[in-house]
RNA sequence: GAAGCGGGCCAGACCGCCGCUGGUGCGAGACCCGAAAGGGUGCACUGGAGGAAGGUCCGGACUGCACAGGGCGGCGUAGCAGCUAACGGCUGUCCGGCGUGAGCCGAGGAUCAGAGCAACAGAGACGAGUCGGCAAGGGGUGCGUGCAAGCGCAGCCCGACCCGGGUGAAACGGGCAAUCUCUACGCGCAGCAACACCAAAUAGGCCGGCGAUGAUGCGGCCCGCGGAGCCGGCGGGUAGGUGGCACCGAGCCGUGCAGCGAUGCACGGCCCAGAGGAAUGGCGGUCACGGCGGGGCCUUCGCAAGAAGGCCCCGCCGCACAGAAUCCGGCCUAUCGGCCCGCUUCACAC
Numbered sequence: 001g002a003a004g005c006g007g008g009c010c011a012g013a014c015c016g017c018c019g020c021u022g023g024u025g026c027g028a029g030a031c032c033c034g035a036a037a038g039g040g041u042g043c044a045c046u047g048g049a050g051g052a053a054g055g056u057c058c059g060g061a062c063u064g065c066a067c068a069g070g071g072c073g074g075c076g077u078a079g080c081a082g083c084u085a086a087c088g089g090c091u092g093u094c095c096g097g098c099g100u101g102a103g104c105c106g107a108g109g110a111u112c113a114g115a116g117c118a119a120c121a122g123a124g125a126c127g128a129g130u131c132g133g134c135a136a137g138g139g140g141u142g143c144g145u146g147c148a149a150g151c152g153c154a155g156c157c158c159g160a161c162c163c164g165g166g167u168g169a170a171a172c173g174g175g176c177a178a179u180c181u182c183u184a185c186g187c188g189c190a191g192c193a194a195c196a197c198c199a200a201a202u203a204g205g206c207c208g209g210c211g212a213u214g215a216u217g218c219g220g221c222c223c224g225c226g227g228a229g230c231c232g233g234c235g236g237g238u239a240g241g242u243g244g245c246a247c248c249g250a251g252c253c254g255u256g257c258a259g260c261g262a263u264g265c266a267c268g269g270c271c272c273a274g275a276g277g278a279a280u281g282g283c284g285g286u287c288a289c290g291g292c293g294g295g296g297c298c299u300u301c302g303c304a305a306g307a308a309g310g311c312c313c314c315g316c317c318g319c320a321c322a323g324a325a326u327c328c329g330g331c332c333u334a335u336c337g338g339c340c341c342g343c344u345u346c347a348c349a350c
Base pairs, nucleotide, nucleotide: 001346002345003344004343005342006341007340008339009338010337012287013286014285015284016283017282018281020048021047022046023045024044025043026042030041031040032039033038050321054332055331057330058329059328060327061326062191063190064189065188074187075186076185077184078183079093080092081091082090083089094108095106096105097104098103109182110181114180115179116176117175131164132163133162137158138157139156141154142153143152144151145150195243196242197241198240205234206233207232208231209230210229217225218224251270252269253268254267255266256265257264258263289318290317291316292315293314294313295312296311297310298309299308300307301306
């Protein structure tokens, strides 16, 4: 210098103006919306998206329901050891595979319990046999011989055992558990639209009272009309509202110690988004970064035309993936561009 491997970090900066939203303090106790519950309106200070907030895949916190104990079933995980609140996550290590290497990948328990499966090729593919060859032996038939039992010869049928170059991943003994299954271990079900509280209208329920001797209604009274309900209370559910919910927490930062490490412990410091049709934004300026175009200067090569590279100025454009929604730990996926650390291989120089 080139090509790579592993890990970490940033995600434009600053200023001005105008907004949105949480908290705290002050002021007012007034006004607005609402039947109520409750919510909103002022000023000041202060906080206000992410490394993935995403997919909702796994594990927990939290909440409700269920639950003496045992059994069956279902789902999940799988070398070994550890970390953790827990995990299918992470760390270390063994084995196997890939790579020259740094490293990367692994669904890595069991096929002497049982079942299931294997394209093409091949005689035959899952478990006991088929096909072909050789053939012990057996059964009929015919002929010969013999008094007969039988014996001999010829041909036909069946046929144990053994063998089959070769094919194929695998051929009489194996493979696959990423098929069921077995073994070991873990798991109750649902999810913040959980759940708790406050609480209308209408309809329905219960209780009490009034009502065909005409109630209620027809704007207050009388007359009249009309003809079966009306009034009050209680309780449950819904709309709506509040809490849950932002909170000191498996919290963040730093240092030290223990450990190869994941991680744990101690000490010090900090308080760090929270709405609910859903805030976290818009405009302007300066600087930074990237791309394109134009101009100028310099270097190298070249006879030249010109080519390549560097620096400066101007103009235009761009600045990714994506946006919290009960919270937390992971995994996976998306991501313009840039920075840092460690390591490997190759080439060259000393």